The RNA shown here (transfer RNA) has 73 nucleotides and comes from Clostridiales bacterium UBA4362. NCBI's taxonomy places the organism under Bacteria, Bacillati, Bacillota, Clostridia, Eubacteriales. Rfam family: tRNA.
RNA sequence: GCGCCAUUAGCUCAGUCGGCAGAGCACCGCACUUUUAAUGCGGGUGUCCGCGGUUCAAAUCCGCGAUGGCGCA
Numbered sequence: 001g002c003g004c005c006a007u008u009a010g011c012u013c014a015g016u017c018g019g020c021a022g023a024g025c026a027c028c029g030c031a032c033u034u035u036u037a038a039u040g041c042g043g044g045u046g047u048c049c050g051c052g053g054u055u056c057a058a059a060u061c062c063g064c065g066a067u068g069g070c071g072c073a
Base pairs, nucleotide, nucleotide: 001072002071003070004069005068006067007066010025011024012023013022019056027043028042029041030040031039049065050064051063052062053061
């Protein structure tokens, strides 16, 4: 220098053909308990890595860039 893969909640990751962003764990509130833990009930807490483009509509498609990984030179 070139190619490929990944980037979505605090963490680990889903998200099918473009059509209202999700799961587990963690966390927060309430109940229970002398207290804690456990248990039960409730809550998603998010600029989908950034910018631009296509589209009625983009996490999803296209371009450029960023970070990490792998390969080739």